RNAcentral holds the full RNA, with entries from ENA. Small-subunit ribosomal RNA, 5' domain from an uncultured prokaryote, 530 nucleotides, folded computationally. It matches the Rfam family "Bacterial small subunit ribosomal RNA". The prediction has a mean pLDDT of 85.
[in-house]
Context: one part of a larger RNA
RNA sequence: GAUUGAAUGAACGCUGGCGGCAGGCUUAACACAUGCAAGUCGAGCGGUAACAGGAGAAGCUUGCUUCUCGCUGACGAGCGGCGGACGGGUGAGUAACGCGUAGGAAUCUGCCUAGCAGUGGGGGAUAGCCCAGAGAAAUUUGGAUUAAUACCGCAGACGCCCUUCGGGGGAAAAAAGGCCUUUAUAUGCUUUCACUGUUAGAUGAGCCUGCGUGAGAUUAGCUAGUUGGUAGGGUAAAGGCCUACCAAGGCGACGAUCUCUAGCUGGUCUGAGAGGAUGAUCAGCCACACUGGAACUGAGACACGGUCCAGACUCCUACGGGAGGCAGCAGUGGGGAAUAUUGGACAAUGGGCGCAAGCCUGAUCCAGCCAUGCCGCGUGUGUGAAGAAGGCUUUCGGGUUGUAAAGCACUUUCAGUAGGGAGGAAAAGUGUACGGUUAAUACCCGUAUGCCGUGACGUUACCUACAGAAGAAGCACCGGCUAACUCCGUGCCAGCAGCCGCGGUAAUACGGAGGGUGCAAGCGUUAAUC
Numbered sequence: 001g002a003u004u005g006a007a008u009g010a011a012c013g014c015u016g017g018c019g020g021c022a023g024g025c026u027u028a029a030c031a032c033a034u035g036c037a038a039g040u041c042g043a044g045c046g047g048u049a050a051c052a053g054g055a056g057a058a059g060c061u062u063g064c065u066u067c068u069c070g071c072u073g074a075c076g077a078g079c080g081g082c083g084g085a086c087g088g089g090u091g092a093g094u095a096a097c098g099c100g101u102a103g104g105a106a107u108c109u110g111c112c113u114a115g116c117a118g119u120g121g122g123g124g125a126u127a128g129c130c131c132a133g134a135g136a137a138a139u140u141u142g143g144a145u146u147a148a149u150a151c152c153g154c155a156g157a158c159g160c161c162c163u164u165c166g167g168g169g170g171a172a173a174a175a176a177g178g179c180c181u182u183u184a185u186a187u188g189c190u191u192u193c194a195c196u197g198u199u200a201g202a203u204g205a206g207c208c209u210g211c212g213u214g215a216g217a218u219u220a221g222c223u224a225g226u227u228g229g230u231a232g233g234g235u236a237a238a239g240g241c242c243u244a245c246c247a248a249g250g251c252g253a254c255g256a257u258c259u260c261u262a263g264c265u266g267g268u269c270u271g272a273g274a275g276g277a278u279g280a281u282c283a284g285c286c287a288c289a290c291u292g293g294a295a296c297u298g299a300g301a302c303a304c305g306g307u308c309c310a311g312a313c314u315c316c317u318a319c320g321g322g323a324g325g326c327a328g329c330a331g332u333g334g335g336g337a338a339u340a341u342u343g344g345a346c347a348a349u350g351g352g353c354g355c356a357a358g359c360c361u362g363a364u365c366c367a368g369c370c371a372u373g374c375c376g377c378g379u380g381u382g383u384g385a386a387g388a389a390g391g392c393u394u395u396c397g398g399g400u401u402g403u404a405a406a407g408c409a410c411u412u413u414c415a416g417u418a419g420g421g422a423g424g425a426a427a428a429g430u431g432u433a434c435g436g437u438u439a440a441u442a443c444c445c446g447u448a449u450g451c452c453g454u455g456a457c458g459u460u461a462c463c464u465a466c467a468g469a470a471g472a473a474g475c476a477c478c479g480g481c482u483a484a485c486u487c488c489g490u491g492c493c494a495g496c497a498g499c500c501g502c503g504g505u506a507a508u509a510c511g512g513a514g515g516g517u518g519c520a521a522g523c524g525u526u527a528a529u530c
Base pairs, nucleotide, nucleotide: 005530006529008527010526011525012524013523014522017377018376019375020374021373022372023370024369025335030333031332032331034330035329036328039082040081041080044079045078047075048074051073052072053071054069055068056067057066058065059064060063089288090287091286098213099212100211101210102209103208104207107205108204112201113200114199115198116197117196118195119194120154122152123151130143131142132141133140134139160169161168162167175192176191177190178189179188214260215259216258221251222250223249226248227247228246229245230244231243232242233241263285264284265283266282267278268277269276270275290311291310292309293308294307313324314323315322316321341367343366344365345364349363350361351360352359353358380410381409382408383407390401391400392399393398414471416466417465418464419463420462424457429451430450431449432448433447434446435445436444474519475518476517477516478515479500480499481498485514486513487512488511489510495502496501
């Protein structure tokens, strides 16, 4: 150095029957048409734009049309609550407490669980609706009026916070079901679920530290909030985190600083191991969301489908001004050797909201495309010598293809056609019985049981029947390494080649044929890894 073996998110060439399971932009964090991807609650509120029912009125064509009424089911827009900080994507940045591991103390934590104590009495607004305007639009101005689980005081405080230990400060929200009463509310009783304060827990998160975690010295000095202290500010919280003052420290050949490269890990590949390489899919953490910066709201963000400012780009414009952000799922252009459908369903699992029914969910579950990979199956089985014909070869006798074919006898997997047919489904709803709660045999909750009943996949898996060998084999190689040889053509030409090397007239090495060898729905080549 080559072969061989293993292995790939692969690509290319030739070929291609079926199924199961997985995987599928490694390149331009390039630009994006279109649709969808985060809503929900009327059991918080005032209400009624649309639909349906009911009631009333009018018209008549006598069963229709119009109008009115929120009365009911519901519900556009709006106020309000919770959720849009999860889930999904990407790896640009980052050599860092970013990650891994082991610890730590000065912290917060919506929803959830448990405990304790409460939910009294008031007020003023503002959307919407209505009226009047401005603007091409996006949007927006003024007036009048109205509600709340929106907002703000007052009272009161077990526990909570501050304290000079005298004291001081600070909450809340109702709604729905049932019963009694009432003309009807209201009041009262009760159940459920909310609300407030606080203490624990759980979960989640923030912070600090030891150790580990690339390359280059053709980078040797670096540092001014820099290193430490005091006081203050700030934060949920320690801290130069920030500010003032004081001191002059701090890091560095055990590699500081600088430059280049890179998300990290569990793992993955290889290897007997040590190690080497790697970080696709899956899982944990981090970072980012057109580029840069900033804060607001909130328990949680300095927020992918929120806001503001600046910039680049694209689009609309009546030129005054506006709109946008696929590194969500599909899809398009571009780049590239190269990577899929503008699919179905919320049936299951999970998430958000809701008392629930339910709604939403490109998460997810499925289907489509692709031999991209792994695994399984098939392309027939038995018999069959006149060793047929044909091909190739020949020393012309023959040999070989070769039991191969034909013929005969069987079978029918898979594919095809027809029929049957699980499981993924438990719930929810509704009836009955019992128990709990309660003044209550209402309501509500729990348990048991009966009924009803929900499947995208799906022409499901699987089973049965039918017909007929019927529909299903290629690729590379054959000089040595390395399993497998002859003929013809060519004549240092054309060409081959991983290494050694073949080819200049009998080439087992080039091209074709016959034969053979090896793998097989694949086989070769290339690339990078061990």